The RNA shown here (small-subunit ribosomal RNA) has 1528 nucleotides and comes from Saccharimonadales bacterium (SeqCode). The RNAcentral record of the sequence draws on ENA and SILVA. The coordinates come from a structure-prediction model, not an experiment, and the mean pLDDT is 83. Rfam family: Bacterial small subunit ribosomal RNA. Rfam links the family to the GO terms ribosome and structural constituent of ribosome. Lineage of the source: Bacteria > Bacteria candidate phyla > Candidatus Saccharimonadota > Candidatus Saccharimonadia > Saccharimonadales (SeqCode).

RNA sequence: ACAAUGGAGAGUUUGAUCCUGGCUCAGGAUGAACGCUAGCGGCAGGCUUAAUACAUGCAAGUCGAGGGGCAGCACAGGUAGCAAUACUGGGUGGCGACCGGCAAACGGGUGCGGAACACGUACGCAACUUACCCCUAACUAGGGAAUAGCCCAUAGAAAUGUGGAUUAACACCUUAUAGUACAACUGGCUCGCAUGGGUUGGUUGUUAAAACUCCGGUGGUUAGGGAUAGGCGUGCGUCUGAUUAGGUAGUUGGUAGGGUAAUGGCCUACCAAGCCAACGAUCAGUAGCUGAUGUGAGAGCAUGAUCAGCCACACGGGCACUGAGACACGGGCCCGACUCCUACGGGAGGCAGCAGUAAGGAAUAUUGGUCAAUGGACGCAAGUCUGAACCAGCCAUGCCGCGUGAAGGAUGAAGGUCCUCUGGAUUGUAAACUUCUUUUAUCUGGGACGAAACACUGGUUUUCUAACCAGCUUGACGGUACCAGAGGAAUAAGCACCGGCUAACUCCGUGCCAGCAGCCGCGGUAAUACGGAGGGUGCAAGCGUUAUCCGGAUUCACUGGGUUUAAAGGGUGCGUAGGCGGGUAUGUAAGUCCGUGGUGAAAUCCUGCAGCUUAACUGCAGAACUGCCGUGGAUACUAUAUAUCUUGAAUGUUGUUGAGGUUAGUAGAAUAUGUCAUGUAGCGGUGAAAUGCUUAGAGAUGACAUAGAAUACCGAUUGCGAAGGCAGCUGGCUAAACAAAUAUUGACGCUGAGGCACGAAAGCGUGGGUAGCAAACAGGAUUAGAUACCCUGGUAGUCCACGCCCUAAACGAUGGAUACUCGACAUCAGCGAUAUUACUGUUGGUGUCUGAGCGAAAGCAUUAAGUAUCCCACCUGGGAAGUACGAUCGCAAGAUUGAAACUCAAAGGAAUUGGCGGGGGUCCGCACAAGCGGUGGAGCAUGUGGUUUAAUUCGAUGAUACGCGAGGAACCUUACCUGGGCUAGAAUGCCACUUGACCGGUCCUGAAAGGGAUUUUUGUAGCAAUACACAGGUGGUAAGGUGCUGCAUGGCUGUCGUCAGCUCGUGCCGUGAGGUGUUGGGUUAAGUCCCGCAACGAGCGCAACCCCUAUCAUUAGUUGCCAUCAGGUUAAGCUGGGAACUCUAAUGAAACUGCCGUCGUAAGACGUGAGGAAGGAGGGGAUGAUGUCAAGUCAUCAUGGCCUUUAUGCCCAGGGCUACACACGUGCUACAAUGGGGCGUACAAAGGGCUGCAACACAGCGAUGUGAAGCUAAUCCCAAAAAACGUCUCUCAGUUCGGAUCGCAGUCUGCAACUCGACUGCGUGAAGCUGGAAUCGCUAGUAAUCGUAUAUCAGCAAUGAUACGGUGAAUACGUUCCCGGACCUUGCACACACCGCCCGUCAAGCCAUGGAAGCUGGGUGUACCUAAAGUCGGUAACCGCAAGGAGCCGCCUAGGGUAAAAUCAGUGACUGGGGCUAAGUCGUAACAAGGUAGCCGUACCGGAAGGUGCGGCUGGAAUACCUCCUUU
Repeated sequence: ACAAUGGAGAGUUUGAUCCUGGCUCAGGAUGAACGCUAGCGGCAGGCUUAAUACAUGCAAGUCGAGGGGCAGCACAGGUAGCAAUACUGGGUGGCGACCGGCAAACGGGUGCGGAACACGUACGCAACUUACCCCUAACUAGGGAAUAGCCCAUAGAAAUGUGGAUUAACACCUUAUAGUACAACUGGCUCGCAUGGGUUGGUUGUUAAAACUCCGGUGGUUAGGGAUAGGCGUGCGUCUGAUUAGGUAGUUGGUAGGGUAAUGGCCUACCAAGCCAACGAUCAGUAGCUGAUGUGAGAGCAUGAUCAGCCACACGGGCACUGAGACACGGGCCCGACUCCUACGGGAGGCAGCAGUAAGGAAUAUUGGUCAAUGGACGCAAGUCUGAACCAGCCAUGCCGCGUGAAGGAUGAAGGUCCUCUGGAUUGUAAACUUCUUUUAUCUGGGACGAAACACUGGUUUUCUAACCAGCUUGACGGUACCAGAGGAAUAAGCACCGGCUAACUCCGUGCCAGCAGCCGCGGUAAUACGGAGGGUGCAAGCGUUAUCCGGAUUCACUGGGUUUAAAGGGUGCGUAGGCGGGUAUGUAAGUCCGUGGUGAAAUCCUGCAGCUUAACUGCAGAACUGCCGUGGAUACUAUAUAUCUUGAAUGUUGUUGAGGUUAGUAGAAUAUGUCAUGUAGCGGUGAAAUGCUUAGAGAUGACAUAGAAUACCGAUUGCGAAGGCAGCUGGCUAAACAAAUAUUGACGCUGAGGCACGAAAGCGUGGGUAGCAAACAGGAUUAGAUACCCUGGUAGUCCACGCCCUAAACGAUGGAUACUCGACAUCAGCGAUAUUACUGUUGGUGUCUGAGCGAAAGCAUUAAGUAUCCCACCUGGGAAGUACGAUCGCAAGAUUGAAACUCAAAGGAAUUGGCGGGGGUCCGCACAAGCGGUGGAGCAUGUGGUUUAAUUCGAUGAUACGCGAGGAACCUUACCUGGGCUAGAAUGCCACUUGACCGGUCCUGAAAGGGAUUUUUGUAGCAAUACACAGGUGGUAAGGUGCUGCAUGGCUGUCGUCAGCUCGUGCCGUGAGGUGUUGGGUUAAGUCCCGCAACGAGCGCAACCCCUAUCAUUAGUUGCCAUCAGGUUAAGCUGGGAACUCUAAUGAAACUGCCGUCGUAAGACGUGAGGAAGGAGGGGAUGAUGUCAAGUCAUCAUGGCCUUUAUGCCCAGGGCUACACACGUGCUACAAUGGGGCGUACAAAGGGCUGCAACACAGCGAUGUGAAGCUAAUCCCAAAAAACGUCUCUCAGUUCGGAUCGCAGUCUGCAACUCGACUGCGUGAAGCUGGAAUCGCUAGUAAUCGUAUAUCAGCAAUGAUACGGUGAAUACGUUCCCGGACCUUGCACACACCGCCCGUCAAGCCAUGGAAGCUGGGUGUACCUAAAGUCGGUAACCGCAAGGAGCCGCCUAGGGUAAAAUCAGUGACUGGGGCUAAGUCGUAACAAGGUAGCCGUACCGGAAGGUGCGGCUGGAAUACCUCCUUU
C1' cells in the first nucleotide's frame, strides 16, 4: 500500500502426568409456560394441543338510470268529521319479495394432504385463455313465444310444493346484414434448428346485437391491439431409511380418433416392447414451500409464528353445473359420519371468517366501536354493504424508554448480626435531621395532527366532456396525545444467588436424617454446599426455573479430524463399474478466468439521512441479495479430438535362485505290534504314591516280520510364496522373482464399491486308514472339595480321496501404488572389477543400530509411523452387543450384515512415583545354622480372657495388650455396688449483711457422716463512733464431674529402628508427572569413604562432640589409706606421723590403620606383626532423621465441643476391685548327688537411714520384745553377702528330694488383719522323677548361676520392677532355607496400595427389552361382486310442428361387501438373556511367573467362574546358551 472488522474457555477418569474421549457449564434466542413480585408509558405480539364439536349475533351484496310492480314506511291529494282522528290514496319519496344485470372465483381463515414441476430460480409456449379497464374499426334493423311475481284453488306439521288463469324486460327464441372472425379448398412472398411460423390473394359455407336518454351520451354486438390475471412445458435446487433392490401393462413409444382455451396416454382402438434404477428406481416414514428468522468468525446447523409471494384445503369422500374465471369456505347433487327439528310421513345443518362456548392442554384475549381514513363490490350519483381495514378492551408475552428522589449530614444513634465480649467490627451517610427538586401519580384548565376529497355553491379555461380555483361539508379513536397551573418526598422494589466452575461469608439449627444438586459432589455433632438469620453479589419492573434451537463441539472435521498400542486397515489376491493418471504438437472451448446485458418482488439485514421529547418503532435513499440465464473474449491448467515420443507398463533373448505349487515313486532312523530266542522278578510312574503291566514269564537283550505317521543332523534374525502356508531324496508338469545386455509394442498405467477365486486349526458329509499322540470318557492321586493341574488307560480326531465350512492375536495389531529425503554394519541371490582369497562397485531382497523429521509417549526412522499425490476400507464415549429382529449363505455347527430401549460419568492409551509378587540380583540382622539355658507338663505367685456378681470400677488387645497404667487395693486409695446424708455444695477468690470470735472442751442421738444442745472466748489503730485484720453464719457470684468423644486436640509414649535412610538449592534432561544428584565399580557398622559420571553443592540422619568404665600422670589428702619411722593392744591405722600405694574426685594424657609388610589406582582389607593398659567403633550408656500404624493415653496433666446441676457433684459406713467349672501369658520353686542337710572358714559392689537405721546387752527355739551407745553419715548402723572352700552325713528312694495344702500356737504393723496382711514355731507332707505339637532368650565378662540393695511403703501379698556386684562357659562351617529389613532391576488391571483388585453361577428387589399358542387394532395394495350422484355415448314406441326432452340402455366411479396374503403397532399364560441395587451364598477364573503364563479361533465337557484337545499370537516372567550390533 491493498484487503479485512473477524475466532477466549472452564469442570470432570489419575496418588500425580501427558494424551484420547465422552458428559456438563458459562453466551444468544423464543408465539413460550410455571413460581415469587409488580409504578407508568410507547411499539409489537397473543390456540404451537383437538383440520375436535359448536349455542347466539354479525362477516356479500348492490342496481328503480333494466323490468313487472307496491307488502311495509313517509308525504301530496281525496272522503267523513268543528277538530283530534278514521278511511282512502303507485300520484311522489322510496322499496320487502320477484324477473334481470354485475359481484359473489376478491377480500378473510387454516396447514389436513402432498416428497410433487407443490415450491424456489432460470428459460420456453411456433400449443393457449383473459369479465370489468384503455385504444382502434364497424354495426346496433325486424319479428315472436313464454315465465316468475301478482291472483285463485290446493297438498304438507314444516321444509317445500302442485294445478289453473294472467303479465313485463337490457330475460329467452327467430329472421336479416357482416368482416381483417371461424371452417374447407387453392395460390404468391418470406422467416425459422425442427414440428412449423409470418404475410398477402381467390372460391364456397357459417355465426351478432338491447335498450335507456337530460339528445351531450351511456349501454350492447363483432373484430384487432394493449394492460392485467391465469394455464401449460423444461433445466437446476428441494428430508430420512438399503434390516426397502428391483419396479412398471396405459406401463414406454407410434398411428388414428376423441377431449380441452391449449400440448400431451389426458382418454379410446390398433401396432411395437419398451421405460425407470446403485449418480438409489420402487417401497416405508416424516413434512406445506419460499422471501426470510435464530445462532455462528465464517462455512454451516436449526426453524418456517407475526409480515409478504405461491400452493393446498373448507364436516369425510365423489361429481359436475353456472360463469371470463370454480369443480366454488358463508352455491348445487349424491354417499358417509355426526348434531338438531318432527305431527314419525319427512326435513334442516356445516365458525380452518370476527367475537364467543365446550373440550383438550403447561398454555394464548372482547359475544367492543366505526366505516372518519385506506381498500373492495354494486351504482350515473347520492349512497348502501364491508368482523377487509382503522381503532379501543384484556395479558409484564417480548422490545424500548422513564420513575421510585437529590445535596448535606458521625453521638459513626438505637436496634439487628458477629467477635479474641469493661470493648470492637458491620449494617452505615444508611436513618434521624437540614436544605432543594417535582419527572411520574392526583386535581384544575386549555386542547390537536390525522381531512384531502367526492357531492353541493360560485368562478376560470373549454364546442362538449373534462380539468383547475375558491367557498362549504365530513373524526370511530377522543376531550385521547400534547400544553399550562396547584400542592407535597409526597403515589411506586423485587427476585435469584453466595463450595469450585462463577461475582458474593459468617452465626445458629440439623446429624448419611431432613434435604440440596447443571457437572464435580455436599449431609454420619464444629456443614461458607441442607433449613433459618445477619451480611454480601448480580440483575432490576422484573427476577428465577423448565422446555426447545444454535454456539462452545475441530465431538461427522468442505473450511477443519483420525485408523502400530487409545474407537478404527478389509484374512489375501484377481478384477467390473467408478475415481485418478507420463512427454510433445495442433484443433475445440465443456469446466476455468475476464468484460457486459437480463433477472434476483416488496419487506427484512447493513450504511447514511429524516419523523415521533429519546429509544424501540417508522419513513426516504443507497448498498447488498455471494444465485440463475444470455452474450463477447482469453486458452495456462483440466477435459475432448487428432498426430507423435519413450522414460511408466508389457513382451522377447541369455542366465541364476529358492522348504513356491501339484503329482508319482522311493529311503533310513524311531515307535508300536507279532513270532522266535536268551533270561528272571519285578516293570512302569511320581514331589511322594497308586491305578496299570508281570511267574499263563513282563521289563531288559537279540533276530526276523508287519503297519502307519513324521522327516533328526544340515538349520540360520536363512530362503520361497499374494496371504493362509511350505522342509528326507528322485522324476514329470507348472508358476514366480531377480540380474545382464539389448530388441519390440507405444501409456497399453494405478487403485478398485459390487463380483470371483484362494483361505491355518477345529468342525461336518461319504468312503478308506489308524503306529504314535489325544478332546470326551474311565480309573488312580492331590485337595476342604478337584467335574482341574500330575499319573495309568482311552474314543472321536489327527492321515488319504472327494465335497462342504470361511473363521483366528488370519499380527508388522501398520491397505495398495508412485516419487523424494543423512549414515553405519550384517546377511541372502545375481552381475562388474580384481590376483576366481581379501577388499570393493552396482541391482534386488532380509535384518539391526542411529540422525533430521514425526509421535501423547513408547517408539518409527529409504522395508517410515518422515515429506507429498491417487484410489479403496474403516472409526466417532463405556456397557447392553457383535446381542435381538429381519435378510443372505450353510447339511449342521454357525458365518456375514447388524440395531434399540435401558444404564454409567466415565471406559481407555502411554509413561511416572510408590507399594506388592508363591519375579530376579546384591547385602545385613541371635534371622537361620552351630551351641548353652529355658517356656509348653507339676504346684504356687501374678496379669488377662471368660464366667459369676448388687459391684466384681476403668483403660491397654498380633508383632507394638496380658508381674502393662499399679514403684506396692484390709479402711483410705477408689473411680464400682448397697445403704444413710448435703444442695453455693468438699476446696479457693470476690461482694453485701450479720456475729465476735475462731480453735478447743462437754453431753444426747446415730454405723458414721450428719443433726441437736451447751460451755469458753478476740487482736491492731483510735478518746470514741468506727475502720482494718481474722474467723463463723446468711444471701449473691465465679462451682464441681475419673461423665462422652484419643476419630476434634496439645503434650507424652510405643513400633518399624540405632534400620541407613529422608530431602533441598542451582544446573541439566523430559510437553509433563518426574528424573539426575542418591544410579554405576569398589568399600564400610553406616548415603562410611574412594573412583567414575550433567552434575555441583548443601541440610536432617550416620559418625564425632557428652557420661560411665579399662591405663597413666598431676593436684588434693578426711570420715578413706598405712610402705617407711615411732608408740601401743589379746587383737584391730588404735595413736603420733606419713602423702608413697589403694581409694576418693577434679584436671589432663593416651588410639590415629599413626608405624611395618602383603594386596589394591584409591578408599580400604588382611597379619598369632611391632609397640601399647587398650587395636581397628576397646566395652557400655545417653542420643531415635523424613515419616508409618486416624497406634496408645480426655483415668497423670492441659484442652475444643457435647452432657449433667436436690445429681453423672460432695460426705459417710459396709461391701467389691482378692469371686472360680475353665483358657492363655509372664514368673517363682522343684523334680535332685555338679545335689540336700549340719558345722567351720573367706571374698564384694552399689544403695538407704532422725516419725529413721540401730551396734551392744538381756529375754524368747523363733518371729520379736525390753533396755540402749553411735550416727543428719567415705566417721555410726542396716550388714550376715551368697554361691565358693574345708569337713561330716545322706546313696537314688516320691527319698534327709520337693515343698503345696491343712491344723494348732504365736509375733509385728495398724482405729481395725473375718471377707483380705506379712512373718515365726510345731505338726501335716500334695503334685512333681526333666515335660507332646510347638516355641523363647543369648555371641563374652555375654549366657548360665549366686546373693546384695533400693523405690513405693504403717504393714504387706515383691517370686515383680530397678540397680549392684560374685563365680563364669559353649558355639558361629556358612547364607541354601524360615522371619524382618536395605539397595538395584523386572511385571502389575494395586494407589484405602495384596488384609489390594476382581470373575461367574445361585438367591432377593426394581427397570427396560427379545421370543411366544394366540387376541385386538391401523394404514396400504390386489382380485371379485355390487354401485349413488354425475359427465360422456346410444336410443323405434311417450311428449313436442321442430330443435329437443322424458324414459330406457351402456362405460366409468365415491361408497358398500367378500376373499387371500403381506405389513405396522398394541396386548399375551409362559419363557430367554440384559441392566441396576453399602455390607446374602458357592468357589477364586484374571491382574505378580496370580501360584497350571495369558489370550484368539474352534470342538467337547463341567454348579459356576472355567477345564481340556488342535492350531495360532506375545499384548509372557525368569534363567541358560548361541548369534549380532554399539562404545571403549